[in-house]
RNA sequence: GCUGUAAACUGCUCUAUCGCGGCGCCAGCCAGCAAAGGCUGGCGAUGAGGAAAGUCCGGACAACGCAGAGCGCCACACCACCUAACGGGUGGGCUGCCCGGCCGGAAGGCCGGGUGGACAGCGAGUGUCACAGAAAACAAACCGCCGAUGUCCGGGUCUCCCGGGCAGGUAAGGGUGAAAUCGUGCGGUAAGAGCGCACGCCGUCGGGUAGUGAUACCCGGGGGGACAAACCUUGUGGGUUGAAAUGCCACGUACACCUCGAUCCCGUUCACGCAAGUGAAUGGGGCAGGGUUGCUCGCCUUGUGGAAGCCUAUGGUUUCCGUCGUGGGGGGUAGGCAGAUAGAUCCCGUUCGUGAGGACGGGGCUAGAUAAAUGAUAGAGGCACUGGAUCGCGCAAGCGCUGCAGUGUACAGAAUCCGGCUUAUAGGUUUACAGCAAAA
RNA sequence: GGUCCCGUAGUACAACGGAUAGUAUGCAGGUUUCCGGAACCUGAGAUCUAAGUUCGAUUCUUAGCGGGACUA
Numbered sequence: 001g002c003u004g005u006a007a008a009c010u011g012c013u014c015u016a017u018c019g020c021g022g023c024g025c026c027a028g029c030c031a032g033c034a035a036a037g038g039c040u041g042g043c044g045a046u047g048a049g050g051a052a053a054g055u056c057c058g059g060a061c062a063a064c065g066c067a068g069a070g071c072g073c074c075a076c077a078c079c080a081c082c083u084a085a086c087g088g089g090u091g092g093g094c095u096g097c098c099c100g101g102c103c104g105g106a107a108g109g110c111c112g113g114g115u116g117g118a119c120a121g122c123g124a125g126u127g128u129c130a131c132a133g134a135a136a137a138c139a140a141a142c143c144g145c146c147g148a149u150g151u152c153c154g155g156g157u158c159u160c161c162c163g164g165g166c167a168g169g170u171a172a173g174g175g176u177g178a179a180a181u182c183g184u185g186c187g188g189u190a191a192g193a194g195c196g197c198a199c200g201c202c203g204u205c206g207g208g209u210a211g212u213g214a215u216a217c218c219c220g221g222g223g224g225g226a227c228a229a230a231c232c233u234u235g236u237g238g239g240u241u242g243a244a245a246u247g248c249c250a251c252g253u254a255c256a257c258c259u260c261g262a263u264c265c266c267g268u269u270c271a272c273g274c275a276a277g278u279g280a281a282u283g284g285g286g287c288a289g290g291g292u293u294g295c296u297c298g299c300c301u302u303g304u305g306g307a308a309g310c311c312u313a314u315g316g317u318u319u320c321c322g323u324c325g326u327g328g329g330g331g332g333u334a335g336g337c338a339g340a341u342a343g344a345u346c347c348c349g350u351u352c353g354u355g356a357g358g359a360c361g362g363g364g365c366u367a368g369a370u371a372a373a374u375g376a377u378a379g380a381g382g383c384a385c386u387g388g389a390u391c392g393c394g395c396a397a398g399c400g401c402u403g404c405a406g407u408g409u410a411c412a413g414a415a416u417c418c419g420g421c422u423u424a425u426a427g428g429u430u431u432a433c434a435g436c437a438a439a440a
Numbered sequence: 441g442g443u444c445c446c447g448u449a450g451u452a453c454a455a456c457g458g459a460u461a462g463u464a465u466g467c468a469g470g471u472u473u474c475c476g477g478a479a480c481c482u483g484a485g486a487u488c489u490a491a492g493u494u495c496g497a498u499u500c501u502u503a504g505c506g507g508g509a510c511u512a
Stems, first nucleotide, its partner, number of pairs: 001436010012381007020047002023044008049411001053422002056420005061242004068297004073238005078092005093119001094117010120233002125231002127227003142174002144170003149167008182200006201224002204221007246338004257328002260325004264285009286304006305321007345364008382409006389402001391400003441511007450465004458495001467483005488504005
């Protein structure tokens, strides 16, 4: 210098004409008693983003009577910190893979750099591990090895030995597989095996030291398949619903209709009455329902009234009206204002912190639509790429400067607001790393 | 605006995480027939895309793309 990867930042400008949205001022018209208002026009300043997107997390705000309990459901999962909060961010720990160097006989370890990790638990339980393979999880013997022990056969130099077979032993080796009971070495053995020992790897328990902690190091005990993005266990958090929330104003309307359900019991007080009883108020239970929460409970709340008839009559039963409610089927309205745009806000400086961020001081900032405005045309410029031309350097290949022509200038479009994440994005700038080439 | 669900051959549907993803119909070729249909035989044809977990993914997880339903 070129290429690639990652991260951070940026992401076109100006002029003219025509046009659009809300706002302010002015004029005209309409309507009105007036105020408020509607329409048209003129002038003025103003009018999209880093993602406005996906709607994936978290909050603000609002409603649900209290915001209650249990179960269920959902989310998260190494540690500390940041933050209004988070599944986000910062810093650290542990760990997988790659490269380089070093130590060791090997297993393996240490250091440096890069890159990744949905990183609690399979030492609670249950489940799964297809095909292949002998065997896939308190086990298992296909080939191989052995056959010490027991037994059978044969032989010999015959209280013993040799050869062959069987029972049997064996998880070293082969083979299968994604995975075969921790690895290397030595011992041991008939052959073998954590069977024993030394060193080492990975969990776990107890103790000590360092650290806020994850964790690291040391000593000791015991241990050695995988899977929780399998059910599950443990811990933590979440009440539900979302601006079509919600409040107010205006307008309109049907307590029309059909269907089904409840309309019951017990007490207290007062009044009337000699009493039986009647009436009123009130409490509890039941029944039928309701209360923006999946189920249950708790809690709150609505109705439980009247009339008539029949019978086997201090009771039972039926019907009608009313009240409350379920379902069906209809009717009306679908306009306005608020919510709603200044906020966990942006920029600069100082300071604290490794950092994300915090504190203090100064300065700045009015998009606000509701079928939805922020656009179109022309010209000029900037930037990038390509082309050939002139000039300069060079033997040449080629490189550089200048002006010219052509092409390109992305992704995308606020809708209650905010903090994140993810995804899309022409081109440009900076930093880090890797590779290649050349020169010193 | 908000919430929820789904995506498998041309079409309609299946498939505990496990062999070469199955069934019906449609399509293509053949047999049969004078021809067509029916019948029989054979064949082609798919997991929306990308990444991850796992020995192994249509299935599980995440992101994107597309479609549908509900909601004053």